[in-house]
RNA sequence: AUUUUAUAAAGAAGGGUGGAGAGACCGGGCUCUGCGAAACCCUGGCAACCGUACCACUUGGUAAAAGGUGCCAAAUCCCGCCAAAUUUUUUUGGAAAAAUAAAAU
Numbered sequence: 001a002u003u004u005u006a007u008a009a010a011g012a013a014g015g016g017u018g019g020a021g022a023g024a025c026c027g028g029g030c031u032c033u034g035c036g037a038a039a040c041c042c043u044g045g046c047a048a049c050c051g052u053a054c055c056a057c058u059u060g061g062u063a064a065a066a067g068g069u070g071c072c073a074a075a076u077c078c079c080g081c082c083a084a085a086u087u088u089u090u091u092u093g094g095a096a097a098a099a100u101a102a103a104a105u
Stems, first nucleotide, its partner, number of pairs: 001105007013043005021032003026080004044072003049068002052063004076097001081094005
C1' cells in the first nucleotide's frame, strides 16, 4: 500500500512549545479558533480491537487494564448516490467514501 472482516448518536483534557488556521479530499452547510487553530512534546484520562485471566463450548460471556494499537468539540459534525415513507421538506433504511483494529498478501 492492497484485500477481507468487525465497529460507530456512548465515553474521555490539562500543561508546554508553536502562531493561523482546523473539522480526511471536492462541493454545500454548520461549527471550532488570538479567551490561541494545526503540528509536536509531557502528564492525565476514555474505550476494550489484539493480547491476558476465568467460565462456557462454538466462537459466546465475565473481569482487569501491566503490554500492542486507537481515541479524548459537535452522530464518522451534517448533506451529496440509491430506495421507501411523508407531504413538499423532512424522516428512515442502504450504498459510497473516510477512520480505527485484527488478519492476509